[in-house]
Molecule: c-di-GMP-I riboswitch aptamer
Organism: Candidatus Manganitrophaceae bacterium
RNA sequence: CUUUGCUCAGAGCAAACUUCUCGAAAGGGGGGGGCGCAGAGCAACGGGGCUAAAGCCGAAGAGGCCAUGCCCGCCGAGCCGCCAAA
Numbered sequence: 001c002u003u004u005g006c007u008c009a010g011a012g013c014a015a016a017c018u019u020c021u022c023g024a025a026a027g028g029g030g031g032g033g034g035c036g037c038a039g040a041g042c043a044a045c046g047g048g049g050c051u052a053a054a055g056c057c058g059a060a061g062a063g064g065c066c067a068u069g070c071c072c073g074c075c076g077a078g079c080c081g082c083c084a085a086a
Base pairs, nucleotide, nucleotide: 002086003085004084005083012037013036017032018031019030020029021028022027035073041079042078045076046075047074048071049070050069055065056064057063
């Protein structure tokens, strides 16, 4: 340096649920919790998914459309990185 994650060490993160809080919602943040994760670190670039406030359609307070909102713990690509083995 490359590949791999069978083995070793020390760590790390934290699903559901719950509570407080921000948000129109999806969802985010803090506490509890621990299903899992060798990139479950960073990052919305491509695909995919969620929501629909404003706006538009509509006779309508019904209903529909729509991302500028969100998800990287859905997949791919990108960046950076621990330990070990070969």